A computed fold for an 83-nucleotide RNA from Planomicrobium okeanokoites, annotated as c-di-GMP-I riboswitch aptamer. The model forms 95% of the base pairs in the Rfam consensus. The source organism's lineage runs through Bacteria, Bacillota, Bacilli, Caryophanaceae and Planomicrobium.
[in-house]
RNA sequence: CUUGUAUAAAGGCAAAACAGCUGAAAGGCUGUGACGCAAAGUUACAGGCCUGUGGCUUCGGCUAUGGCGGCUGGACUGCCGGG
Numbered sequence: 001c002u003u004g005u006a007u008a009a010a011g012g013c014a015a016a017a018c019a020g021c022u023g024a025a026a027g028g029c030u031g032u033g034a035c036g037c038a039a040a041g042u043u044a045c046a047g048g049c050c051u052g053u054g055g056c057u058u059c060g061g062c063u064a065u066g067g068c069g070g071c072u073g074g075a076c077u078g079c080c081g082g083g
Base pairs, nucleotide, nucleotide: 012037013036017032018031019030020029021028022027035070041076042075043074045073046072047071048068049067050066054063055062056061
């Protein structure tokens, strides 16, 4: 360093839904709750997706400065691994 023990041990996070608050919305926060997650820890750098206050408009719509890390990738960090 690798493999196994490992469906291990110690733990952690918390989907949907409901209630409250907040926001134009997407969404976010708190509480209850667990669908699941070896990074479901942090991060908006790249791609992708969502919303459209505002702006534009041929009035059909278009558009991010807003948002999503539990969409993918990247970056940083973390627990165990005995014989």